Predicted 3D model of RNase P RNA and transfer RNA as a complex of 438 nucleotides.
Rfam match: Bacterial RNase P class A. It is annotated as a ribozyme.

RNA sequence: CGGGCAAGCCGGGCGGUUGCGCUCCGGUUUAGCCGGGGCGAGGAAAGUCCGCGCUCCACAGGGCACGGUGCUGGCUAACAGCCAGGCGGGGUGACCCGACGGCAUAGUGCAACAGAGAAGCAGAUUGCCAUGCGCCCCGGCGCGUGGCGAGGGUGAAACGGUAGGGUAAGAGCCUACCAGCGUUCGUGGUGACACGGGCGGCUGGGCAAACCCCACCGGGAGCAAGUCCGAGCAGGGACGAGGCGCGGCCCGCGCCGCUUGAGUCCCGGGUAGGGCGCGCGAGGCGUCUGGCAACAGGCGUCCCAGAUAGAUAAUCGCCACCCCUUUGGGGUACAGAACGCGGCUUACAGGCUUGCCCGGACA
RNA sequence: GGGGAUGUAGCUCAGCGGGAGAGCACCGCCUUUGCAAGGCGGGGGUCAUGGGUUCGAAUCCCAUCAUCUCCACCA
Numbered sequence: 001c002g003g004g005c006a007a008g009c010c011g012g013g014c015g016g017u018u019g020c021g022c023u024c025c026g027g028u029u030u031a032g033c034c035g036g037g038g039c040g041a042g043g044a045a046a047g048u049c050c051g052c053g054c055u056c057c058a059c060a061g062g063g064c065a066c067g068g069u070g071c072u073g074g075c076u077a078a079c080a081g082c083c084a085g086g087c088g089g090g091g092u093g094a095c096c097c098g099a100c101g102g103c104a105u106a107g108u109g110c111a112a113c114a115g116a117g118a119a120g121c122a123g124a125u126u127g128c129c130a131u132g133c134g135c136c137c138c139g140g141c142g143c144g145u146g147g148c149g150a151g152g153g154u155g156a157a158a159c160g161g162u163a164g165g166g167u168a169a170g171a172g173c174c175u176a177c178c179a180g181c182g183u184u185c186g187u188g189g190u191g192a193c194a195c196g197g198g199c200g201g202c203u204g205g206g207c208a209a210a211c212c213c214c215a216c217c218g219g220g221a222g223c224a225a226g227u228c229c230g231a232g233c234a235g236g237g238a239c240g241a242g243g244c245g246c247g248g249c250c251c252g253c254g255c256c257g258c259u260u261g262a263g264u265c266c267c268g269g270g271u272a273g274g275g276c277g278c279g280c281g282a283g284g285c286g287u288c289u290g291g292c293a294a295c296a297g298g299c300g301u302c303c304c305a306g307a308u309a310g311a312u313a314a315u316c317g318c319c320a321c322c323c324c325u326u327u328g329g330g331g332u333a334c335a336g337a338a339c340g341c342g343g344c345u346u347a348c349a350g351g352c353u354u355g356c357c358c359g360g361a362c363a
Numbered sequence: 364g365g366g367g368a369u370g371u372a373g374c375u376c377a378g379c380g381g382g383a384g385a386g387c388a389c390c391g392c393c394u395u396u397g398c399a400a401g402g403c404g405g406g407g408g409u410c411a412u413g414g415g416u417u418c419g420a421a422u423c424c425c426a427u428c429a430u431c432u433c434c435a436c437c438a
Base pairs, nucleotide, nucleotide: 001359002358003357004356005355006354007353008352009351010350012319013318014317015316016315017314018313020040021039022038023037024036025035026034027033028032042334046345047344049343050342051341052340053339054222055221056220057219066218067217068216069215070214071085072084073083074082075081086100087098088097089096090095101213102212107211108210109207110206125152126151127148128147129146130145131144132143133142134141135140160178161177162176163175164174165173179203181200182199183198184197185196186195187194188193226276227275228274229273235267236266237265238264239263242256243255244254245253246252283302284301285300286299287298288297289296290295320332321331322330323329324328364434365433366432367431368430369429370428373387374386375385376384381418389405390404391403392402393401411427412426413425414424415423
C1' cells in the first nucleotide's frame, strides 16, 4: 500500500421563529385561562418468535396425553438467550458455521426412477473357475451341473481399505497395517471429552426437521388482563293521595294520577363516560472489587415520554455529507412508543474507533 | 394492542415425502343456417418468498411477506 476478519459506537449538528403532549411553580374571574421552568421515540420502538414480571380464572397429591428443549460447565428472574470449553465441518489465516441426546445393535416404518439385486447375513446381467457332453482348424465355441461376491455396469446409496499368503477360481478365508465399533485398564479434566495399552468379532449401511425411546421443562388466558366511581333508560323495594303549570298571593282553568300507583326516597348489577393499572425500574451512568468471560457485589450520582385516536412537529439561516443538467437545484437510511422488561430475528444511506490476519514493496 | 387461521392454473379447491391435478373458465376442430348445449383435442403453474433437513420437498423445519377472522353480550 492492497485485500480481509472480529468487536464496539454514531446514525446529521448549531441557532432563530411558530406550534403540540405531560408535569412543576406562581397568578387568576377555578371543569378553565395566563406567565415561567423541566421533559418529550428507537437501535431496531418492527415481526410477535421465545422467556419473565403483573392481573384474573382453575388447582389435594401423583400419573397419562399434548407441546417444547436437547454436547458439557457456568450466568440469569427465566429463556430456544449469553459466556467459556469439547466435538464435527469450512477457510492459507485472522476467524466463521453447526436442531450436536439415541454407535439407528429396543421396536415400527421409508427409499421413486434406473438396476440382476435396495436392506433379508441380499444379488449371477456382463463375468471368473472346475467338470460332463457335443462341435472343431491343438488357440476356441455351444449346452448342462456345481463353486465364486474379486473386476465391469446401474444408482443418492451395492454389506470395510491396502499389501501379502491362500485357492481350480475367489472371498476377512488367514496374517500385518489402517479406518470404524464394542469391551476393559491406565492417565489428564468438575464434565463434555482427549491420549495411550490389551482383548474381541471381523464390519451388523442411510433417514429420528418419520413414528418412537431417553432426560429435563411447561396449568390456562392475556392490559380489549383486571379493578374503582358511575349519568341516562329499564328493573326491585318503601311511603303514598295528591303532584305540576299559568312570573309573587287568592280564585279559577288545564294536564298527570288515586290498587292498571302520579310523585318522593332508597337498592342491586352496571351501559355511555371517567379514574386506577401506568411510569423508581430484574433502571441509566461513573468507579472499585471478584471472575478468562457472561455476570455478581459495594460506593457515588441521575430521574429519563406517558398520550387515548393518539403529542414528540413545521419553517428559516449557516455548516456536514450525497446526487444532478454545477454562479444553481434537489436530497438526508430503515423506520415511529401504546403495560413494562430480558433476548432472538428481520430492515437499515452513510460514517467512526480498536484489535487481528493474508499478500506485496521499502528500510 | 393481543389471539387464531390460510396462501397450489384466471376463479373455487384436492393433493401432505418420490410423475403437480380436478371442476368452471380460455383456445382450436366436429356438430348447427347461426348461437347455446354436447363430443374430441390443446395451452396455461417462480406450489406466496428465501434458507435448511433429506438421495429427493407443494408436503417436514426456520425466517420473511400478504390476506382473512376474533377479542364479547343484557341493561